[in-house]
Context: one part of a larger RNA
């Protein structure tokens, strides 16, 4: 891991409500009597009802407040006892799990301490004190040798220990092997016997250790300890169907009221969409009149800086710059204005749509996506609010693929029809379809600032048959190398002015060049051809910009349209809407009309187990139950009938009572 059995909303008192039934006031409790298998009778003691209100004295269909014959508040309606369902409290209370708290007891045969009493420690080295001898000394002292054997002394097997690697790691072992290692006469190791016990022991002290178990042993009770936590909780059909917010909370994953869902029963002709009407508003925008910001530009008080006067004070300013005035602008905490929307009132309107009640719930971790914000970095599949929408509880179709997007809400059939959103060259159902462009970049089929004689539109503008743009010949001069500068400045280092002449035209020179000149060359004229040329702005589609780890940025395949844009036309495409048939709900007498997606939940209705009465029943060895199989019916659970096994029991309806339905609980036992 399969397989098979078990395997969780019970009972009991009470209290709410709802249904069914007896009484009309209702019913007994304890107990008693009769009979016994059961069942019946008395017991009216108590209880609930019949009157409320007031704190209360009290009043009374009333009564409190109150001056009040107002007004307001609370009343002025048949109930009570039983059974069924639901739910609530109280009990273990839906099953299964703690860690833990405390009782009382059981351990020191593991292991710490310690006590009594015993045992064991190969070999080897080292050589204290102290003696003795010999020098030594006044005598000690002190040297030396020799003796001697002292030491938590040294080396190193037994023993004891555990520092390091390797191997082991479902182990040969729930701490070992192996190979090195540290102590080995001691604060040393061991044998046997005894001592300390759980908040207590014992500890060269690690919270160590007290029997593979220690921040408190273990065994039994308390005990189903208690778990706002996790997990699981077993047949079908049928109607409806949320929530993920608010407040509060030793709250924050919990409860509790509300809000929202079911069902029940009550109530008005109500409430909502949508029309019309009146309303109030300070938001979008917009505005600059206010408050504050903020650019230029007049005019400039005032101040700097400069002149001039003994001084007082004048005066000049390419400066700042106050007030204004012209023009142009910003704003959540600005407003001279000001919307759609939204609410709000009234009408109209009339869908089981809305109100109140009473039971019975759930939900309070929401998620993206569109629009209005806040926080952040106008990041976030980010977070917080507001307002829709979809998921969530929602299948179909379409985006290749893809809870939140699009388009559409599945009662069941059907080898019929039409159409969304999307699509029509193959995959792949339908146009290689039909006119106009436009792209050439596989642009389509990821990107920005930026950058470009890509290509199409479209607008202003200059020139141009008196002949323009480009080209091609030819001129492009003289004063004069203008003047200053400079070592030189000659059109061309740099300052200054920028003039005349001669011309068709020809700068005191556009750009290259020399030291400085020279050259070339352009402005600007003429000829030569002979028709459009150049500037600027707007906009369509395209290019560059564009570098990441398998080829991987259309699903593919391929495509120059099968690419984008604009026109109209057809076609395919869903569980959508028709079409035909069949179900159920809800209203209704009927006809008939609506409606049937669904998780939390909330409601009806049923099937099926065991066992009880009917039942010593029908049945049934001419074969019951049980098992296999198997073409029949039923919306489901199921339920019938046939064949086989099988070898004795047993029903259907009608009732009545549970140990009453499994696939999940790392369940459990079994069995492979």
């Nucleotide at each position: 891991g399969c397989c098979g059995g078990c395997g969780a909303c019970u009972u009991g008192c009470a209290g709410g409500c709802a249904g069914u039934g007896g009484c009309a006031g209702g019913u007994u409790a304890a107990g008693g009597c009769g009979g016994g298998a059961a069942u019946g009778c008395c017991g009216u003691a108590g209880c609930c009802a019949a009157a409320g209100c007031g704190a209360a004295a009290g009043c009374g269909a009333g009564u409190g407040u109150g001056a009040a014959u107002a007004g307001c508040g609370c009343g002025u309606u048949a109930g009570u006892c039983a059974c069924u369902g639901u739910u609530u409290g109280c009990a273990g209370a839906c099953c299964c799990g703690a860690a833990c708290c405390c009782g009382g007891g059981u351990g020191a045969u593991c292991u710490a301490a310690c006590c009594a009493u015993g045992g064991a420690c190969a070999g080897g080295c080292u050589g204290a004190a102290g003696c003795u001898u010999g020098g030594g000394u006044a005598a000690c002292a002190c040297c030396a040798a020799g003796u001697g054997g002292a030491g938590g002394g040294c080396c190193g097997a037994a023993c004891c220990g555990a520092c390091c690697g390797a191997u082991g790691u479902u182990g040969a072992a729930a701490a070992a092997u192996c190979g090195g290692c540290g102590g080995a006469u001691g604060a040393g190791c061991u044998g046997u016997g005894g001592u300390u016990a759980g908040g207590g022991g014992u500890g060269a002290a690690a919270u160590g250790c007290c029997a593979a178990u220690c921040g408190a042993a273990c065994c039994c009770g308390g005990a189903g300890c208690u778990a706002g936590c996790u997990g699981g909780u077993u047949c079908u059909c049928c109607c409806c169907g949320a929530a993920a917010u608010a407040u509060g909370u030793u709250g924050a994953g919990g409860c509790a009221u509300a809000g929202c869902g079911g069902u029940u029963g009550u109530g008005a002709u109500u409430a909502u969409a949508g029309c019309c009407u009146a309303g109030g508003g300070g938001u979008a925008a917009a505005g600059c009149a206010c408050u504050g910001g903020a650019u230029c530009g007049g005019u400039g008080c005032g101040g700097g800086c400069g002149g001039a006067g003994a001084g007082a004070u004048c005066u000049g300013u390419a400066c700042c710059a106050a007030a204004u005035c012209g023009a142009a602008c910003c704003a959540a905490a600005c407003u001279c204005u000001g919307a759609a929307u939204a609410c709000u009132a009234g009408g109209u309107g009339g869908a089981c749509a809305c109100a109140c009640a009473g039971c019975c719930a759930g939900u309070c971790a929401g998620a993206c996506u569109g629009u209005g914000g806040g926080g952040g970095a106008u990041a976030a599949g980010c977070u917080c609010c507001a307002u829709g929408g979809u998921c969530g509880a929602g299948a179909g179709g379409g985006a290749a693929a893809c809870a939140g997007c699009c388009c559409a809400g599945a009662u069941c059939a059907c080898c019929a029809g039409c159409u969304a959103a999307g699509g029509u060259c193959c995959c792949c159902a339908a146009g290689c379809g039909a006119u106009c462009g436009c792209u050439a970049a596989g642009u389509g089929g990821c990107a920005a600032a930026g950058g470009a004689g890509g290509u199409g539109g479209g607008a202003a503008u200059a020139c141009a048959u008196a002949g323009a743009c480009a080209a091609c010949c030819a001129g492009g001069a003289g004063g004069u190398u203008u003047g200053c500068u400079u070592a030189g400045a000659a059109g061309c280092a740099g300052c200054c002015a920028c003039c005349c002449u001669u011309g068709a035209a020809a700068g005191a020179g556009u750009g290259c060049g020399u030291a400085a000149u020279a050259g070339c060359u352009c402005a600007c004229u003429g000829g030569u051809c002979a028709a459009g040329u150049g500037u600027u702005c707007c906009u369509g589609c395209g290019c560059c910009g564009a570098a990441a780890a398998u080829g991987a940025a259309c699903g593919g395949g391929a495509c120059u349209a099968a690419g984008c844009g604009a026109u109209a036309c057809a076609c395919c495409g869903a569980a959508g809407c028709u079409g035909u048939g069949g179900g159920a709900u809800a209203c209704g007498c009927a006809a008939g009309u609506a409606u049937c997606g669904g998780u939390a939940g909330g409601g009806g209705a049923g099937c099926g187990u065991u066992c009880u009465g009917u039942a010593g029943u029908a049945g049934u060895g001419u074969g019951a139950a049980g098992c296999a199989c198997u073409a029949g019916c039923g919306u489901a659970a199921g339920c019938a009938g046939g064949u086989g096994u099988g070898g004795a029991c047993g029903a259907a309806g009608c009732a009545g009572a549970a140990g009453u339905g499994a696939g999940a609980a790392u369940g459990u036992c079994g069995g492979c």
This is a predicted structure of a 672-nucleotide part of an RNA (large-subunit ribosomal RNA, domain II) from a Pseudanabaenaceae cyanobacterium. The coordinates come from a structure-prediction model, not an experiment, and the mean pLDDT is 85. Lineage of the source: Bacteria > Bacillati > Cyanobacteriota > Cyanophyceae > Pseudanabaenaceae.